[in-house]
RNA sequence: GAAAGACAAGGGCACUCCUUCCAUGAGGAAGGUUCACAAAACUGCCGGUCUUAAUUAUUUUAGAUAGCGGGGUUACGAAA
Numbered sequence: 001g002a003a004a005g006a007c008a009a010g011g012g013c014a015c016u017c018c019u020u021c022c023a024u025g026a027g028g029a030a031g032g033u034u035c036a037c038a039a040a041a042c043u044g045c046c047g048g049u050c051u052u053a054a055u056u057a058u059u060u061u062a063g064a065u066a067g068c069g070g071g072g073u074u075a076c077g078a079a080a
């Protein structure tokens, strides 16, 4: 210097559901709720899943999902 992260401290975030708004839709935003999460911080690069419009017969186009995996970047505190 790098990897890794037991027991802790200070904390962080917010599944689901409800309300309002946006979107054809998947879904997103704000407020409340708080299941879980040590990267559940960010990032659509790869795969998966979902949606739209097509139809060449199985795909193509345009999207969504970062709390479905992988990758990339960044990060608090700490023993072996």
Base pairs, nucleotide, nucleotide: 012037017032018031019030020029021028022027035067041073042072043071045070046069047068048065049064050063051062053060054059